[in-house]
Context: one part of a larger RNA
RNA sequence: UUGGGCGUAAAGGAUGCGUAGGUGGAUAUUUAAGUGAGAUGUGAAAUACCCGGGCUCAACUUGGGUACUGCAUUUCAAACUGGAUGUCUAGAGUGCAGGAGAGGUAAGAGGUAAGUGGAAUUCCUAGUGUAGCGGUGAAAUGCGUAGAUAUUAGGAGGAACACCAGUGGCGAAGGCGGCUUACUGGACUGUAACUGACACUGAGGCACGAAAGCGUGGGGAGCAAACAGGAUUAGAUACCCUGGUAGUCCACGCUGUAAACGAUGAAUACUAGGUGUCGGGACCGUCAAGGUUUCGGUGCCGCAGCUAACGCAAUAAGUAUUCCACCUGGGAAGUACGUGCGCAAGCAUGAAACUC
Repeated sequence: UUGGGCGUAAAGGAUGCGUAGGUGGAUAUUUAAGUGAGAUGUGAAAUACCCGGGCUCAACUUGGGUACUGCAUUUCAAACUGGAUGUCUAGAGUGCAGGAGAGGUAAGAGGUAAGUGGAAUUCCUAGUGUAGCGGUGAAAUGCGUAGAUAUUAGGAGGAACACCAGUGGCGAAGGCGGCUUACUGGACUGUAACUGACACUGAGGCACGAAAGCGUGGGGAGCAAACAGGAUUAGAUACCCUGGUAGUCCACGCUGUAAACGAUGAAUACUAGGUGUCGGGACCGUCAAGGUUUCGGUGCCGCAGCUAACGCAAUAAGUAUUCCACCUGGGAAGUACGUGCGCAAGCAUGAAACUC
């Protein structure tokens, strides 16, 4: 490289948008680039293959034939691919009518709550009250007669939203959950008025991207790396306990990674069933309960088929097509070097010697 692969053995990019490129619906006419057929020229000789000849045979050599799968020119064909022109509506999109949703740190207000609430934790002030509280396997450090814990009233402040809550919903992924308003994205159902292939994928590129971390300025209740102390232990730089700073929160920038997982790329079509659930539609029903059916999502079970097995099984890991990413024994190593990006931390790209 070919081939074969990519849920768990090596391997799906964290996710989207989209450029080039690749691929692409139905139908009619046309063209003849691809494609197919014929002709002509060329395709040196040697080599190769076949049939013979010559050295005793063979290697070797020599005669004839074939082949040289190619290229050029030319004639023809028009099914398929491509080009051109026209038409179409099944793909795609728009319109119209609807309902659903934790979609959106995009922004603002109220404000601890208005359905019931946790009437939370911490701190401060005041009252009651007295010797303990707290913590653990057991303790101790710690707090407390300067009045703690408990309890009542008032206040401050920050963060998160119990019940509802659901293999429920929404989002491309990360993710999203008190309430309200405004702005705003997408999906779905019905209809079939409009456009008429406008599509799929997508190297580069651009955007988004949990947590931790970084910069500047705020904020700081609880929790809590580091750190300190108490225990445990042979030791205990831990697990347990008492404290506790960054951080966690906000604004604006940066970082660009995760078991970023369904460890399963995107799109389209097809292929037994059964049973839930969410959002719509149609029909039946006494417009009641409900039943039948259909479209879209989300679960479970299961046949064929697939699979090394486990399992997957219309949400495929089945049957096919198109496009992209990636893999090629283990270690060395996601290291070194170089380059790009970054304030840094580091990220991206990414070897070899050697060794088994």

Small-subunit ribosomal RNA, central domain from a Caryophanales bacterium, 356 nucleotides, folded computationally. The full RNA is in RNAcentral, with records from SILVA.